The part of an RNA shown here (small-subunit ribosomal RNA, 5' domain) has 542 nucleotides and comes from an uncultured prokaryote. The full RNA is in RNAcentral, with records from ENA. Its mean pLDDT, the model's own confidence on a scale to 100, is 83.

Context: one part of a larger RNA
RNA sequence: AGCGAACGUUAGCGGCGCGCUUAACACAUGCAAGUCGAACGAGAAAGCGCCUUCGGGUGUGAGUACAGUGGCGCACGGGUGAGUAACACGUAGGUAAUCAACCCUCCGGCGGGGGACAACUCUUCGAAAGAGGAGCUAAUACCGCAUAAGACCACGACCUCUUCGGAGGAUGUGGGAAAAGAUGGCCUCUCCUUGGAAGCUAUCACCGGAGGAUGAGCCUGCGUCCCAUCAGCUUGUUGGUAAGGUAACGGCUUACCAAGGCUAAGACGGGUAGCUGGUCUGAGAGGAUGAUCAGCCACACUGGCACUGGAACACGGGCCAGACUCCUACGGGAGGCAGCAGUGAGGAAUAUUGGGCAAUGGGCGAAAGCCUGACCCAGCCACGCCGCGUGAGUGAUGAAGGCCUUCGGGUUGUAAAGCUCUGUGGGGAGGGACGAAAAAGCCGGUUUCAAAUAGGCUCCGGCCUUGACGGUACCUCCUUAGCAAGCACCGGCUAGCUCUGUGCCAGCAGCCGCGGUAAGACAGAGGGUGCAAACGUUGCUC
Numbered sequence: 001a002g003c004g005a006a007c008g009u010u011a012g013c014g015g016c017g018c019g020c021u022u023a024a025c026a027c028a029u030g031c032a033a034g035u036c037g038a039a040c041g042a043g044a045a046a047g048c049g050c051c052u053u054c055g056g057g058u059g060u061g062a063g064u065a066c067a068g069u070g071g072c073g074c075a076c077g078g079g080u081g082a083g084u085a086a087c088a089c090g091u092a093g094g095u096a097a098u099c100a101a102c103c104c105u106c107c108g109g110c111g112g113g114g115g116a117c118a119a120c121u122c123u124u125c126g127a128a129a130g131a132g133g134a135g136c137u138a139a140u141a142c143c144g145c146a147u148a149a150g151a152c153c154a155c156g157a158c159c160u161c162u163u164c165g166g167a168g169g170a171u172g173u174g175g176g177a178a179a180a181g182a183u184g185g186c187c188u189c190u191c192c193u194u195g196g197a198a199g200c201u202a203u204c205a206c207c208g209g210a211g212g213a214u215g216a217g218c219c220u221g222c223g224u225c226c227c228a229u230c231a232g233c234u235u236g237u238u239g240g241u242a243a244g245g246u247a248a249c250g251g252c253u254u255a256c257c258a259a260g261g262c263u264a265a266g267a268c269g270g271g272u273a274g275c276u277g278g279u280c281u282g283a284g285a286g287g288a289u290g291a292u293c294a295g296c297c298a299c300a301c302u303g304g305c306a307c308u309g310g311a312a313c314a315c316g317g318g319c320c321a322g323a324c325u326c327c328u329a330c331g332g333g334a335g336g337c338a339g340c341a342g343u344g345a346g347g348a349a350u351a352u353u354g355g356g357c358a359a360u361g362g363g364c365g366a367a368a369g370c371c372u373g374a375c376c377c378a379g380c381c382a383c384g385c386c387g388c389g390u391g392a393g394u395g396a397u398g399a400a401g402g403c404c405u406u407c408g409g410g411u412u413g414u415a416a417a418g419c420u421c422u423g424u425g426g427g428g429a430g431g432g433a434c435g436a437a438a439a440a441g442c443c444g445g446u447u448u449c450a451a452a453u454a455g456g457c458u459c460c461g462g463c464c465u466u467g468a469c470g471g472u473a474c475c476u477c478c479u480u481a482g483c484a485a486g487c488a489c490c491g492g493c494u495a496g497c498u499c500u501g502u503g504c505c506a507g508c509a510g511c512c513g514c515g516g517u518a519a520g521a522c523a524g525a526g527g528g529u530g531c532a533a534a535c536g537u538u539g540c541u542c
Stems, first nucleotide, its partner, number of pairs: 001541003005538005012388006019380001020346001025344003029341003034072003039069002047060005079299003088224008098216003103212007111145001113143002120135006152175005158169004181204006190197003225271003232262003237259008274296004278289004301322005324335004352378001354377003360374001361372004391421004401412004425483001426479006435469001441463005448456002486531005491512003497526005507514002
């Protein structure tokens, strides 16, 4: 000098930050990932109205709700630091050894069929969780067929580059491989013909390919703690051939062959630890550290495994095993806060079971919109930094009181009182924000696709709507000096001194050391010094 601090005494206000460093201990409860009816089939009830033979029927509610199939998302965002001494991280490169959903640009397509399975109905088993059987059905779900400019594979031959491994380009033959519709509008052509449709058209989707953007995988050089009281380690081990596997190189895996590979420039083993930008300190070199914020990694009760998918071996998905907790009709089931709050426990110690999607961002959707404990706010804590206040001016009979005294006086001390003012903070009243930009919608114009005065795209102008915080910040007026100062120290280091009590006792102490009858060092008082809404102590780092 510093701190994510704690403890003691004290405490007026505001702004901005920060807040389980310990048990990666166990968790009650609520919320934290959904969305799309413009992909698809089905489809209630309450309520209200009418009729009624009082049993009911019918319209609306409503093609709404709850479910189901399907698509996209759930691999992001959020948490934690257990593990990890490693290509984990940092930095510089490589990938001629690779991948990619959504997004952008360009090129080429979107023809014609089929069979199912949920939901639903019937039924069986079960306490439940749930499961089975029979029947019906739709699709942008699933499966064939056609087509194939590119792309992929095999063979042939040409050009360019090359690290000599191969890569790129043009080309011939053969092979296998694709798709899906939805919504709005229109009648020029064909059919029925008011008008609509297997037709046309706009938009959004769908399929194949090339490029981009961005993201990811893999490989390499260098750097990255302590112990040698750890000196030898290794059999998929090191290399080769072949095969398998992967998006991809590779002992990644397997079979066979060879006997290699690492090590005193520290292998192997043990301990400790997430890494970095940074942070603290220091003149620097360096030392220590890795909270908040940002990048990367790893993990999600413990261990293992795969499925789906562009991507996971997947925090709020699945399966198996284990420990623990809960339900049970004892046959069997359910669960995972290291998400946000919150509870118990541990601990010196760390907060609300709050408000809102208004903003920013994300997912889905054509959009309206829905979801979002991300986020934005509010609450608690002097935990930190910064700012403000607790009054200002004047006032000597140097008042009273206290303390000291050589009894003359000194000091507290302009301090108080008194007089003149001010109104920050506090209290009352009134006004009252910025953060909001829009997007969408409507109207008018413009450009382009198009047959088009449908519709969509681009741009311009106008109108309308949206604030959790919050009646908050801020502004104005009123009110009274009224409501707001403590803590540590005073022997030397180290700024600041006397009296009384005590008598090696009681006690103090960071070091030196004080205390045994005049203690500036203990305790109290008066006075003083330092800092101040704080001041000290303890712990840790330089």